The RNA shown here (Bacterial RNase P class A) has 380 nucleotides and comes from a Candidatus Zixiibacteriota bacterium. A source record names the gene rnpB. NCBI's taxonomy places the organism under Bacteria, Pseudomonadati, Candidatus Zixiibacteriota. The sequence is in RNAcentral, with records from ENA. The coordinates come from a structure-prediction model, not an experiment, and the mean pLDDT is 77. Rfam family: Bacterial RNase P class A. By type it is a ribozyme. Rfam links the family to the GO terms tRNA processing, dimeric ribonuclease P complex and ribonuclease P activity.
[in-house]
Order: sequence, then C1' cells, then structure tokens
RNA sequence: UUCGGUGGGCGUGUGGCCGCGUCCCGUUGCCCAUUCGGGCGCGGGAUGAGGAAAGUCCGGGCUUCACAGAGCAGGGUGCCUCCCAACAGGAGGGCGGAGUAAUCCGACGGACAGUGCAACAGAGAACAACCGCCCCGUGGUUAACGCGGGGUAAGGGUGAAAAGGUGGUGUAAGAGACCACCGGCGUUUCCGGCAACGGAGACGGCCGUGUAAACCCCACCCGAAGCAAGGCCAAGCAGGAAAGAGGGGUGGCUCGCCCCGCUUGAUUUCCGGGUAGGCCGCAACACCGUUUGGGCGACCAAACGCGCAGAUAAAUGGCCACACCCCGUCCUCCGCGAGGGGAGCGGGGACAGAACCCGGCUUACAGCCCGCCGUGUUGU
Repeated sequence: UUCGGUGGGCGUGUGGCCGCGUCCCGUUGCCCAUUCGGGCGCGGGAUGAGGAAAGUCCGGGCUUCACAGAGCAGGGUGCCUCCCAACAGGAGGGCGGAGUAAUCCGACGGACAGUGCAACAGAGAACAACCGCCCCGUGGUUAACGCGGGGUAAGGGUGAAAAGGUGGUGUAAGAGACCACCGGCGUUUCCGGCAACGGAGACGGCCGUGUAAACCCCACCCGAAGCAAGGCCAAGCAGGAAAGAGGGGUGGCUCGCCCCGCUUGAUUUCCGGGUAGGCCGCAACACCGUUUGGGCGACCAAACGCGCAGAUAAAUGGCCACACCCCGUCCUCCGCGAGGGGAGCGGGGACAGAACCCGGCUUACAGCCCGCCGUGUUGU
C1' cells in the first nucleotide's frame, strides 16, 4: 500500500442581480377606528430545513374523553444483568450459527397438553417396510425359482430431514435386546459466576423427526383517540326575548321626490349555541452541544451555551461568475515498480423539503475525510 472488517464525521463555499416567509424599527402614502391603535403599501435591518426533515414502525410529553375491583376478548414482549421518562431502543455478557481472522447474524420460553402442515422424490414425513435378509408351509428335481404366511430393520434406494454413532455379544436373520466407548437428554452433588450459563463427577438405556414472526400453551405488560388534539373571540343567515311608529336614500336649502313599514311588525337593543374567519396551543422540553469528574460501557453528576425556522395551500428559491470535489480523455514530471504530482479539454455534484414537540428504529443517498482492527489478500 492492496484486500477485508468496524466506529465516527462532512455532505459544497464565496460574491452579484431578482424574488419569498417570519420578527423588529421607521413611515410625510391609503383605509378603518377617531384615545391607545389596527390593516394594506413603502423603506431599512435581523433571521429562515435535514442527516435523514422521509417511512409513520415503536415509546414518551401534551390535550380531550373514560375509569370501583376482577375477568373475557384483542394487541405486544419473551436468554441474563444493567441503562433510560419510556420503548420492539441501548450497553455489557451468556448460548447457538457463519468466517482463517478482525468481526457479523439470531423474537434466543414450550414440540411427551392438543390441532395443523412438511413442496418434489419416496413404500413410508410418524406408532414406516419398496428392494433386501431370515424362518415356516407348498409346487418343483432335497437346486434355481414361483406362490402363501410370518419375523426383521443390519445393508441398498428416496429426500433438506427416515426413529443416536462405532465395535462386539447375541440370533434363523436381526434389533439398546444386552455390553464397552463416544454424543445427546434428564435427575442430582460439588466448584466458578449477581445471573444467563460454564466446568467436573455420579446415576438413569431416557435416545419417539422438524415446524410455534402456524393455531395454541405458559409468564409478564398494555384505557381510547390524536394539534383536523383542545381552548378563546366571533361576521352573515336562521332562532328566542323586549321595546316599537317610524326608518333609509337622494336632490335642493327648510321643503320636495323615491323605497320599506305601521300589530301579517319597518327599525332598535339584548340572549344562547355557533358557521365563515381570526387568535392561542406554537417554541419549549425528560432534550441537544461543549468542558470537567465518575463508570468497561450504555449512561450519570456539575458548570457553561442566542441552541434563536414557525408556514397553513403552505416561505426557505432562481440566474450568472469564480472557487472546491468527482469521473472520462490527452500531455508531461518523479519512481525499478504498485503508484504519485502538475496542466489542458469535456461532463457531473446525490438522497431528499419542517407542519405540536422530543427519544429511538428502519429505509434512501453522488462523493469525501478521520480513527482503530484482521489475515492464508496485493505490491515492494
């Protein structure tokens, strides 16, 4: 240095022109109110997406509703210890599997409670018998062979998987039927460990498949809905109550004209609910960052920190120039070489867009940087 593994970070920058949202200041413009002020516009200033803002898969805050207790239904979780507000998250470990290794993967309780399923092949996928082996009967020539009955699971064959493995005893042939060793399982004793579990020994022929992110059983946990939650203000229209004979428009200047109404009620005032619309919720937090201390670690404690988006049909953008990075190609320099440096031309710069907030998980992503580790990889 190549290859491989793993952890973390960045994920275009600067300038100019035009444009957008929010907030603040000013305003001699316009409108409303005529007291503070409010809206529109204009001028200036500040500020304005992400590591995943995504999927909406978990958990919590917050809000409204519900709530004696227990059970059923439904859903979730499932080795141990610890961390966390909580979790299906995280850390450390155990066990199993993959890899030479670094390291990675695992919903990792139960298959003698019951049910289901196991493609193709195969006789058979669970209380197996196709070929074979053996015995008996019978036909046949006391043979080969055929037929019938029975025993067997050692050998062959099928399969991802076929009722522990090797050797022996035994037998008609065989078989954990019996024996020795090996493997597994169960019970038990001692030792190590907080525990999961590991190690050593003894005993028991117990060895009868797999599958539970199939139903199911066991243990533990779980109220429902979600910011379109929810709260406040409130046009118009409709409704209710009271008063009620005038009310409005226009021209002229003190009188006309027009419209509506006079108990089938013009008009005025009040009331409750509440639509359009507006305001709050809506910028904070168990959070996040930095430093110090503790802990193997997740994390904990203390101090510091302006960490400054708040839209609602949804702003955060577009164009140009230069720089930066990458790819292709050509030239050149250095080096024995893998390779490295410089310059020119052409092309490209991903995934993706807040919507109540936060902690996780998962997924997408051009390219770049840094740390650590491994070997049976590459080069010298």